[in-house]
RNA sequence: GGGCCGUUGGCGCAGUGGUAGCGCACUUCAUUUGCAAUGAAGGGGUCGGGAGUUCGAAUCUCCCACGGUCCA
Numbered sequence: 001g002g003g004c005c006g007u008u009g010g011c012g013c014a015g016u017g018g019u020a021g022c023g024c025a026c027u028u029c030a031u032u033u034g035c036a037a038u039g040a041a042g043g044g045g046u047c048g049g050g051a052g053u054u055c056g057a058a059u060c061u062c063c064c065a066c067g068g069u070c071c072a
Base pairs, nucleotide, nucleotide: 001071002070003069004068005067006066007065010024011023012022013021018055026042027041028040029039030038048064049063050062051061052060
């Protein structure tokens, strides 16, 4: 320098054009003498940045950044 893959809540991931979800974690309540476990409810994300396509983009296209991997 080039090819490919990845970037979504605190962490791990799903979502493949039509209001962004799951698990764990966190908060509150119930249960307990207390803790844990369990049950119920709740908070938290401008989807890495910018531009384009579209009525509509996390999703498609281009550029950039960061990480991984391969080639030189």
Transfer RNA from a Patescibacteria group bacterium, 72 nucleotides, folded computationally. The sequence is in RNAcentral, with records from ENA. Its Rfam family is "tRNA". By type it is a transfer RNA.